[in-house]
RNA sequence: CCGCACCAGGGAGAUGGCAUGCCUCCUGCCCGUGACGGGCAAACCGCCUUCCGGCUGAUGAUGCCUGCACCCCC
Numbered sequence: 001c002c003g004c005a006c007c008a009g010g011g012a013g014a015u016g017g018c019a020u021g022c023c024u025c026c027u028g029c030c031c032g033u034g035a036c037g038g039g040c041a042a043a044c045c046g047c048c049u050u051c052c053g054g055c056u057g058a059u060g061a062u063g064c065c066u067g068c069a070c071c072c073c074c
Stems, first nucleotide, its partner, number of pairs: 009027005016065005022060001028040005046055003
């Protein structure tokens, strides 16, 4: 100096929010600065189908809140 792996930090996981001794995935580049800030990229953006049409869900998972739908009671 180059490559790979791991850890930390940051980010993502088909409709909102919070939490987690949790799970999986991405993690590179550019510009400016005294500190740090900005931009781009990656992960991510549901399933089936004879293409006519059909199906599940506010969770990645769990708990709670909010919203929506159905039923019952007052």